[in-house]
Molecule: c-di-GMP-I riboswitch aptamer
Organism: Nitrosomonas sp.
């Protein structure tokens, strides 16, 4: 530097849930408990994919529903870029 890898060492992050007079339409994000796993579960919405549907269309009826749709939202769905501790070849 490249590849494999988590056995060791030192550590990281934190599923689900719960609290919070927090933001948000909503999906979901933010803090604290908490720990399901995860060698990048470090950072980015590029590409797909899911997830939500305020607005905005559209069909119905006079009163609410139903449907399209991301420009929102998931990096712990993939694949991609960048960086990166540690053994070993």
């Nucleotide at each position: 530097a490249u590849c494999u890898g988590a056995a060791a060492a030192g550590g990281g992050c934190a599923a689900a849930u719960c609290c919070u007079a927090g933001c948000g339409a909503a999906a979901g994000c933010a803090g604290g408990a908490g720990g399901c796993g995860c060698a990048a579960a470090g950072u980015c919405a590029a590409u797909g994919a899911u997830c939500u549907a305020a607005a905005g269309g559209g069909a119905a009826a006079u009163a609410u529903u139903c449907u399209c749709c991301a420009a929102g939202a998931u990096a712990g769905c993939a694949u991609g870029a960048c960086u990166g501790c540690c053994a070993g070849a």